The prediction has a mean pLDDT of 84. The part of an RNA shown here (large-subunit ribosomal RNA, domain IV) has 351 nucleotides and comes from a Candidatus Altimarinota bacterium. Taxonomically the source falls in Candidatus Altimarinota (Bacteria, Bacteria candidate phyla).

Context: one part of a larger RNA
RNA sequence: CUAUCGCUAAGGAACUCGGCAAAAUAGCGACCGUAACUUCGGGAUAAGGUCUGCCAAUCGCUUUGCUUUAAACGGCAGAGGGAUUGGCCGCAGUUAAAGAGCUCAUGCAACUGUUUAUCAAAAACACAGGUCUCUGCAAACUCGUAAGAGGAUGUAUAGGGGCUGACGCUUGCCCAGUGCCAGAAGGUCACAUGGAUAAGUUAGGUCUUCGGAUCGAAGCUUUGAAGUCAAGCCCUGGUGAACGGCGGCCGUAACUAUAACGGUCCUAAGGUAGCGAAAUUCCUUGUCUGGUAAGUUCAGACCCGCACGAAUAGCGUAAUGAUCAUGAGCACUGUCUCAGCGAUAGAUCCG
Numbered sequence: 001c002u003a004u005c006g007c008u009a010a011g012g013a014a015c016u017c018g019g020c021a022a023a024a025u026a027g028c029g030a031c032c033g034u035a036a037c038u039u040c041g042g043g044a045u046a047a048g049g050u051c052u053g054c055c056a057a058u059c060g061c062u063u064u065g066c067u068u069u070a071a072a073c074g075g076c077a078g079a080g081g082g083a084u085u086g087g088c089c090g091c092a093g094u095u096a097a098a099g100a101g102c103u104c105a106u107g108c109a110a111c112u113g114u115u116u117a118u119c120a121a122a123a124a125c126a127c128a129g130g131u132c133u134c135u136g137c138a139a140a141c142u143c144g145u146a147a148g149a150g151g152a153u154g155u156a157u158a159g160g161g162g163c164u165g166a167c168g169c170u171u172g173c174c175c176a177g178u179g180c181c182a183g184a185a186g187g188u189c190a191c192a193u194g195g196a197u198a199a200g201u202u203a204g205g206u207c208u209u210c211g212g213a214u215c216g217a218a219g220c221u222u223u224g225a226a227g228u229c230a231a232g233c234c235c236u237g238g239u240g241a242a243c244g245g246c247g248g249c250c251g252u253a254a255c256u257a258u259a260a261c262g263g264u265c266c267u268a269a270g271g272u273a274g275c276g277a278a279a280u281u282c283c284u285u286g287u288c289u290g291g292u293a294a295g296u297u298c299a300g301a302c303c304c305g306c307a308c309g310a311a312u313a314g315c316g317u318a319a320u321g322a323u324c325a326u327g328a329g330c331a332c333u334g335u336c337u338c339a340g341c342g343a344u345a346g347a348u349c350c351g
Stems, first nucleotide, its partner, number of pairs: 001346008010337002014335001019332001027052001029051004037042001039166001053088007061080007089093001101330007108321002113125002129164007141150003167316004172246003177243002179239005186234003192228002198222004204215004247265005274308001275305001286302005
């Protein structure tokens, strides 16, 4: 020096991103005592305080055996567990070991639970509850080419899927776009049906310079118009706890400022309640208040919300959280001022 430990004057978080680590607390022992808040269950072992060993005496209580009695009250011998008083020793009596540190405030998630085996345990997942939607049973849905199986030996108080996530108070406006549902008059429209038209071929006719030219029925081959015709789309409606969206400019009050008010443009509709510098605020260490001697964090307000907002839920909320995140305090300490000494093991050096 390294690792693991022990002790430390005075101070006591001044350390540090941060009390990380360590210290401290400590008994399902007794008694007293216990707040806000609350879903009345909790919170709660809240917090906080006192006692705790040994010896003796006295007095209750419970109990066993014997004895006594008609039954009791009693008597004797023991066991257990208390109260009071007196005494003894030590610095210290839950004397060792083991065995909660506590409080205040806020965010998030209701809770117990689950998770990245091997860097993340959480505010993520799940959850009970809520809601929408599909499904009438040979169910929907899933697996399989199929047979078949699951769903389910269930039957809408059931089953599948989506979103939300206890509880409380609530959940506003927009159906123009996209999706979904319903509708069927019209437009469009596939295969199919249909077979108009046109072309090729040529038996034959006509002309001929005898080489050929031209017309051309039937058949065969090819072409394939009109007409008929489904869903879908266009179309007509509905639907937001469906995907989603929820404005701008200008003016105006008897100081100033501001604008309840008015005008105008645009839109499907222009953000309601509640919350708000927030796990969301760029400017920003916003401004004010509190806490500190001093506070970019924290708490309470304000509202100019760059860019909150209502089941991608909004706002509250007791209890809970390996405190998950943040701030403050008490206690406590070698975290530090500032380092020292010691123990064990190792490294190193000397022999």